The RNA shown here (transfer RNA) has 73 nucleotides and comes from Desmophyllum pertusum. Its mean pLDDT, the model's own confidence on a scale to 100, is 82. Taxonomically the source falls in Desmophyllum (Eukaryota, Anthozoa, Scleractinia, Vacatina). Rfam family: tRNA. Rfam's curators write: Transfer RNA (tRNA) molecules are approximately 80 nucleotides in length. Its family is annotated with triplet codon-amino acid adaptor activity in the Gene Ontology.
RNA sequence: GGCUUCAUAGCUCAGUUGGUAGAGCAACACACUAGUAAUGCGGAGGUCAUAGGUUCAAAUCCUGUUGAAGCCC
Numbered sequence: 001g002g003c004u005u006c007a008u009a010g011c012u013c014a015g016u017u018g019g020u021a022g023a024g025c026a027a028c029a030c031a032c033u034a035g036u037a038a039u040g041c042g043g044a045g046g047u048c049a050u051a052g053g054u055u056c057a058a059a060u061c062c063u064g065u066u067g068a069a070g071c072c073c
Stems, first nucleotide, its partner, number of pairs: 001072007010025004019056001028042001030040002049065005
């Protein structure tokens, strides 16, 4: 230098023929307990790495940039 894959909640990840962003764990509140843990229950938490493009509509398709992993030279 060239190519491929990846970037989504605090963490681990789902979400694909474009059509309301989800789960588990963690944290928080409540119940239970003399109290803590465990258990049950509830709500919250997201500019979908970033900048543009296509579209009525983009996490999803296209391009650039940044970062990570791998391959080739």